Context: one part of a larger RNA
RNA sequence: CUGGGCUUAAAGGGUGCGUAGGCGGGUCCGUAAGUGCCUUGUGAAAUCCCAUGGCUUAACCAUGGAAUGGCUUGGUAGACUGCGGGCCUUGAGGUCGGUAGGGGCCGCUGGAACGGUUGGUGGAGCGGUGAAAUGCGUAGAUAUCAACCGGAACGCCGAAGGUGAAGACAGGCGGCUGGGCCGAUUCUGACGCUGAGGCACGAAAGCGUGGGGAGCAAACGGGAUUAGAUACCCCGGUAGUCCACGCCCUAAACCAUGCGCACUGGAUCCUGGAGGCUCUGACGCCAUCAGGGUCGCAGCCAAAGUGCUAAGUGCGCCGCCUGGGGAGUACGGUCGCAAGGCUAAAACUC
Numbered sequence: 001c002u003g004g005g006c007u008u009a010a011a012g013g014g015u016g017c018g019u020a021g022g023c024g025g026g027u028c029c030g031u032a033a034g035u036g037c038c039u040u041g042u043g044a045a046a047u048c049c050c051a052u053g054g055c056u057u058a059a060c061c062a063u064g065g066a067a068u069g070g071c072u073u074g075g076u077a078g079a080c081u082g083c084g085g086g087c088c089u090u091g092a093g094g095u096c097g098g099u100a101g102g103g104g105c106c107g108c109u110g111g112a113a114c115g116g117u118u119g120g121u122g123g124a125g126c127g128g129u130g131a132a133a134u135g136c137g138u139a140g141a142u143a144u145c146a147a148c149c150g151g152a153a154c155g156c157c158g159a160a161g162g163u164g165a166a167g168a169c170a171g172g173c174g175g176c177u178g179g180g181c182c183g184a185u186u187c188u189g190a191c192g193c194u195g196a197g198g199c200a201c202g203a204a205a206g207c208g209u210g211g212g213g214a215g216c217a218a219a220c221g222g223g224a225u226u227a228g229a230u231a232c233c234c235c236g237g238u239a240g241u242c243c244a245c246g247c248c249c250u251a252a253a254c255c256a257u258g259c260g261c262a263c264u265g266g267a268u269c270c271u272g273g274a275g276g277c278u279c280u281g282a283c284g285c286c287a288u289c290a291g292g293g294u295c296g297c298a299g300c301c302a303a304a305g306u307g308c309u310a311a312g313u314g315c316g317c318c319g320c321c322u323g324g325g326g327a328g329u330a331c332g333g334u335c336g337c338a339a340g341g342c343u344a345a346a347a348c349u350c
Stems, first nucleotide, its partner, number of pairs: 004321003007304002012318001014201004021194003025088007033081002035077004041071002049065006091191001092188003095184005103177007110154001114150008125136002162169002206247006215241002220236004258317006266295008275286003299306002323350003332343004
């Protein structure tokens, strides 16, 4: 480069916003850059191809012709793409009216549990395990009652549920704030899709400064177990877990499935919305938009499976793969306080 691929075989970037670029709705007019056709010049010779000829033949050679990606001159066509212009509304966005929600940030606040402190009752054990021991307890523990203090997490509701781009998000109340969905045909008139770089967000652990510290608990100490036991079990216990601010930037960051649009049988349950029918109507039935599940037709798939939430049928754009080990390593670069992250080989070997 060409081809084939990316749920599980190697392969979807952790997620979003967005620059360049690529791609882009309907209709009309113009233009003629791309494009088709005709044409001018060029495209050395040899080679390749065709014909004829010369060496007894062939290889080889000669003559003539053809061919030659491409570049180029002038003309012509006007479908498609581009470019310029006009119009349009279905894509996209806005407005108005509703609506659900653990979406985010900040503040205030509640009860249960747990631990501590003080006091009361009480008087010998408690705790822990497979069994024990370490441990706690007559300086009064465990248990129990009352008051106060403290930190962290929010039972039931709760779900096959909801929200968010992802990470993730749950006691209650208030403030500020992002997004979604439905309805109206009310406005703009292609304003769109994707997105190399870039920027932002990004669980846990970890790092810096300052606070906080109930419970839990790496490290560490002790008790057991065991041949040993640097473990599993038990008693303790410091970082950490929590808060503020600043870093780190990873993950089985998973639906192991990039985003957008269109099309392609059904059944059933749930969430949110707005309709229609039944004289009214709880209820029920019907059709519908958005989302979350299950089962399955065709199709697809190596199979498992998937199946309008596609892994079906297509289009656009991005990312990525190319045998195993060496290795997500070395070196270099870059980012970071560090830990380390990102980018990323080769020798050698099977």